[in-house]
Notes
The prediction has a mean pLDDT of 79. Predicted 3D model of a 340-nucleotide RNA (Bacterial RNase P class A). Rfam family: Bacterial RNase P class A. By type it is a ribozyme.
RNA sequence: CGAGCCGAUCGUGCGGCCGCGCGGCGGAAACGCCGUGAGGAAAGUCCGAGCACCGCAGAGCAGGACGCCGGAUAACGUCCGGUGGAGGCGACUCCAAGGAAAGUGCAACAGAAACAGACCGCAGAGAAAUCUGUAAGGAUGGAAAGGGGAGGUAAGAGCUCACCGCCGCCGCGGUAACGCGGCGGGCUGUGUAAACCCCGUCCGGUGCAAGAUUGGGUAUAUGCCGCAUGGGCUGCUCGCCCGGCGUAUGCCGUGAACAUCGCUUGAGCGCAUCGGCGACGAUGCGUCGAGAUAGAUGGCCGCACACGACAGAACUCGGCUUACAGAUCGGACUCGGAUA
Numbered sequence: 001c002g003a004g005c006c007g008a009u010c011g012u013g014c015g016g017c018c019g020c021g022c023g024g025c026g027g028a029a030a031c032g033c034c035g036u037g038a039g040g041a042a043a044g045u046c047c048g049a050g051c052a053c054c055g056c057a058g059a060g061c062a063g064g065a066c067g068c069c070g071g072a073u074a075a076c077g078u079c080c081g082g083u084g085g086a087g088g089c090g091a092c093u094c095c096a097a098g099g100a101a102a103g104u105g106c107a108a109c110a111g112a113a114a115c116a117g118a119c120c121g122c123a124g125a126g127a128a129a130u131c132u133g134u135a136a137g138g139a140u141g142g143a144a145a146g147g148g149g150a151g152g153u154a155a156g157a158g159c160u161c162a163c164c165g166c167c168g169c170c171g172c173g174g175u176a177a178c179g180c181g182g183c184g185g186g187c188u189g190u191g192u193a194a195a196c197c198c199c200g201u202c203c204g205g206u207g208c209a210a211g212a213u214u215g216g217g218u219a220u221a222u223g224c225c226g227c228a229u230g231g232g233c234u235g236c237u238c239g240c241c242c243g244g245c246g247u248a249u250g251c252c253g254u255g256a257a258c259a260u261c262g263c264u265u266g267a268g269c270g271c272a273u274c275g276g277c278g279a280c281g282a283u284g285c286g287u288c289g290a291g292a293u294a295g296a297u298g299g300c301c302g303c304a305c306a307c308g309a310c311a312g313a314a315c316u317c318g319g320c321u322u323a324c325a326g327a328u329c330g331g332a333c334u335c336g337g338a339u340a
Base pairs, nucleotide, nucleotide: 001336002335003334004333005331006330007329008328009327010326012304013303014302015301016300017299018298020037021036022035023034024033025032026031039310043321044320046319047318048317049316050315051207052206053205054204063203064202065201066200067199068082069081070080071079072078083097084095085094086093087092098198099197103196104195105192106191107190119138120137121134122133123132124131125130146164147163149161150160151159165187166185167184168183169182170181171180172179173178211261212260213259216252217251218250219249220248221247222246223245224244225243230242231241232240233239268287269286270285271284272283273282274281275280305308
């Protein structure tokens, strides 16, 4: 310098004007001032929890999810560290990774044969047709009877032998998965379980429109009271807006609502130190970052550049998955080339 790998962060910025939700303060109110106002995925709603209501003696069936080992965590199907396997020269990445001698199914086409094999070939016999032996070699297939080598044989064959593989036992190491070594056995019996199934572990249902509280609400007309020839919005004018109690009528409701709570301070977030390989934990300091209910988070203008992706809270957390223009940072990470 080039090509990669792993981890993390940001994801238009600054200013002005107007508008909207929420909180605080002032005000009787209208309104004013101040503060604050979407995301890394707010998404899919796929897992795990909190919370709420219903159900529930106990046990089982059905159904579903998961499935190597150890750890983390409130919990998990998540995460971390390992083991085994697969891919890559490598950094590293990926794996739904129990059981196929419990049983059933399937394996199209090709091929002689797919759970058990004689099509060609090879060897022997025979005049020949053909019969017998044979799994070395060919041919088919994703997969063909442990592998390739030596001996052996009529030709062959775990038929025999060494090595590798497989199965069993033992020893050693490791918490374990498992690894290493030794001994023994020639070792028929394919693949598929995100096919049925078997084994093991776990699972009651519904979701904040859950649920709880108060107990009338609203519109029109009108009376009284109270600040008022006042106050607010606005540069000015016009214009518009500004309370409480009661009565009547209409409509809705009598357990509902344009009411209140749940509703946002929480397994929270940031920094530092310590423990741990790590997920994570402990301690200290700091910090409060939306809470609507027809639902605010917007619009316009100016400047700058790299010209701005995917996208929009609705009870709250922990994960997973999916979408995403571009930019940045870290690595005593890798490979190749060049130079010293």